A computed fold for a 359-nucleotide RNA from a Planctomycetota bacterium, annotated as Bacterial RNase P class A.
It matches the Rfam family "Bacterial RNase P class A". By type it is a ribozyme.
The sequence is in RNAcentral, with records from ENA.
RNA sequence: CAGGCAGGCUGUGCCGCCGCGGAUGCCCUUGUGGCAUUUGAGGAAAGUCCGGUCUCCGCAGGGCAGGAUUGUGGGUAACGCCCACCGUCCGAAAGGAUAGGGAAAGUGCUGCAGAAACAAACCGCCUUCCGAAGCCUUGUGCUUAGGAAGGUAAGGGUGAAAAGGCGGGAGUAAGACCCCGUCGGUCCAGAUGGUGACAUCCGGACCGGGUAAACCCAAUCCGGAGCAAGGCCAAAUAGGGAAGAAGGAACUGCCCGUUCCGUUUGACUUCCGGGUAGGCUGCUUGAGGCUGCCGGCAACGGCAGUCCCAGACAAAUGGCGGUGCUCGACAGAAACCGGCUUACAGGCCUGCCUGUUUU
Numbered sequence: 001c002a003g004g005c006a007g008g009c010u011g012u013g014c015c016g017c018c019g020c021g022g023a024u025g026c027c028c029u030u031g032u033g034g035c036a037u038u039u040g041a042g043g044a045a046a047g048u049c050c051g052g053u054c055u056c057c058g059c060a061g062g063g064c065a066g067g068a069u070u071g072u073g074g075g076u077a078a079c080g081c082c083c084a085c086c087g088u089c090c091g092a093a094a095g096g097a098u099a100g101g102g103a104a105a106g107u108g109c110u111g112c113a114g115a116a117a118c119a120a121a122c123c124g125c126c127u128u129c130c131g132a133a134g135c136c137u138u139g140u141g142c143u144u145a146g147g148a149a150g151g152u153a154a155g156g157g158u159g160a161a162a163a164g165g166c167g168g169g170a171g172u173a174a175g176a177c178c179c180c181g182u183c184g185g186u187c188c189a190g191a192u193g194g195u196g197a198c199a200u201c202c203g204g205a206c207c208g209g210g211u212a213a214a215c216c217c218a219a220u221c222c223g224g225a226g227c228a229a230g231g232c233c234a235a236a237u238a239g240g241g242a243a244g245a246a247g248g249a250a251c252u253g254c255c256c257g258u259u260c261c262g263u264u265u266g267a268c269u270u271c272c273g274g275g276u277a278g279g280c281u282g283c284u285u286g287a288g289g290c291u292g293c294c295g296g297c298a299a300c301g302g303c304a305g306u307c308c309c310a311g312a313c314a315a316a317u318g319g320c321g322g323u324g325c326u327c328g329a330c331a332g333a334a335a336c337c338g339g340c341u342u343a344c345a346g347g348c349c350u351g352c353c354u355g356u357u358u359u
Stems, first nucleotide, its partner, number of pairs: 001355010012324007020040008028031001042330001046341002049339005054226004066222005071085005086100001087098004101217002106215002108211003122156002124152007132144004136139001164183006184207005190201004230281004240272005247261005288307008325328001
């Protein structure tokens, strides 16, 4: 320099004016007021997929059902997340992928091809029988093609996979079972290293196709609902309860009068309770951020210092003007936190691998 691998950071900058939500202070005419100061979206605020905090409800204990997870060790409040390692696969390498317990408990499935996908006969090979043709040595003969019945998993062909592979021996009608060696695998026992998964080595027995993000089996874990949770204050109207009650209301302010409601089926008055509208709270100081040191390979943890960083409820975070450049992606908080996943223009940085050249 070129190509590649892995990880991290950032996510238009500046100025002016106006506006909006919150907090604090001051002022008055005490209002959903004015003025001043200050603060005001993200790395994903998203999907709501996991795990928790918090709140209410439920809960003696056990079981069934259902769901989730699945190598080992660690991290964490917890996790299905993260880190490190092991095994397997991919890559020349840096590195990447991994839903990674059990298929020798049972059931199912196994596309296409192929006769057959779990115990299989298509071709081939072999035996017997049948009838035929040919040959000459004329026989209980041999050869060839055909048909029928059977044997055979050695050979061919199909397939990702064909009943462990390969070589040799023995054996047979042909084969197989069998024996020996070797390679591979499974199980058992042992040695060494490692906390462990596991690795290396040695011995014995055996050869059972694959598939569990198919049912299933095993082990471990799991109560439900969610901030519209929940708590507090509390009009009007209509029910409810308690006490009093013979009057009460309208027509006119008063008297008379009239009408209506009522006198134990209680008008009317007072009080109480639940609860609706509405208001307050929960609400943002937290498993918090930043810096430094220490421990750890790392995830992460400890200590010290320092900082306060949206909190609305129809819901603010905007508009206009100017200016710079590389011309600006995905996108908008709603109780909070840790993850995962998904979306994303451009820019910057770090480490490593391979190749070439130069020093």